The RNA shown here (transfer RNA) has 77 nucleotides and comes from a Chloroflexota bacterium. Taxonomically the source falls in Chloroflexota (Bacteria, Bacillati). The sequence was found in a public genome assembly. It matches the Rfam family "tRNA". Its family is annotated with triplet codon-amino acid adaptor activity in the Gene Ontology. The family's RNA type in Rfam is transfer RNA. Its mean pLDDT, the model's own confidence on a scale to 100, is 84.

RNA sequence: GGCGCAUUCGUCUAGAGGCCUAGGACACCUCCCUUUCAAGGAGGAGACCAUCGGUUCGAAUCCGAUAUGCGCUACCA
Numbered sequence: 001g002g003c004g005c006a007u008u009c010g011u012c013u014a015g016a017g018g019c020c021u022a023g024g025a026c027a028c029c030u031c032c033c034u035u036u037c038a039a040g041g042a043g044g045a046g047a048c049c050a051u052c053g054g055u056u057c058g059a060a061u062c063c064g065a066u067a068u069g070c071g072c073u074a075c076c077a
Base pairs, nucleotide, nucleotide: 001073002072003071004070005069006068007067010026011025012024013023018057028044029043030042031041032040050066051065052064053063054062
C1' cells in the first nucleotide's frame, strides 16, 4: 500500500427495511423484605445506534466516504 471484519446504554450484547423516539443481562439509583449484609421482590435512570453523505414513502438495518480498532496479505533487504 491492498483486502476483509467490527463500531448500539457504564460493560456485555439483541437487532437482518415499517411491530425500535431501540429490547435484554450485569452494574447503578429508589422503595420493599431482612436484626445487618448478601440473596430476593417492585420501580427508575441510562444508547439522537462512530461521523458525514446517498438510496427509499420509510434506515440502527442497504450503499459510499471518513475515523477508530482487529485480522490477512504485498512491498521493503